TPP riboswitch aptamer (THI element) from Firmicutes bacterium UBA3572, 108 nucleotides, folded computationally. The source organism's lineage runs through Bacteria, Bacillati and Bacillota. Of the family's consensus pairs, 100% are formed in the model. Rfam family: TPP riboswitch aptamer (THI element). Rfam's curators write: Vitamin B(1) in its active form thiamin pyrophosphate (TPP) is an essential coenzyme that is synthesised by coupling of pyrimidine and thiazole moieties in bacteria. The sequence was found by an Rfam model in a public genome assembly.
RNA sequence: UUAGGCCCAUAGGGGUGCCCGCUAGCGGGCUGAGAAAAGCGCAUGGGCGCUUUACCCUUGGAACCUGAUCUGGUUAGUACCAGCGGAGGGAAUGGGUUUUAACGCCAG
Numbered sequence: 001u002u003a004g005g006c007c008c009a010u011a012g013g014g015g016u017g018c019c020c021g022c023u024a025g026c027g028g029g030c031u032g033a034g035a036a037a038a039g040c041g042c043a044u045g046g047g048c049g050c051u052u053u054a055c056c057c058u059u060g061g062a063a064c065c066u067g068a069u070c071u072g073g074u075u076a077g078u079a080c081c082a083g084c085g086g087a088g089g090g091a092a093u094g095g096g097u098u099u100u101a102a103c104g105c106c107a108g
Stems, first nucleotide, its partner, number of pairs: 001102004005097006011058004017030006036053007064089003070083004
């Protein structure tokens, strides 16, 4: 000096599923980092959209989406595990560092 790791700041991306009871709202269970809480609007049927917080991820990108109500296993289960996946897509800049590596210079 460059690239990565870690920390900080700001910005951005993403998901909110499955099952049981009761009756459409609440309670409980499963996996997980996260399946949630609050607010607003539309609709006038119990649905849709947006914002904030939490959590994760940001190109050395499996966070997340498509394939996909896919294939195999497992289970109460379209959940979960593995494959698919050397498939495709997918959102970043700056500063700090007693961190890792490479290169260069100087001295011994």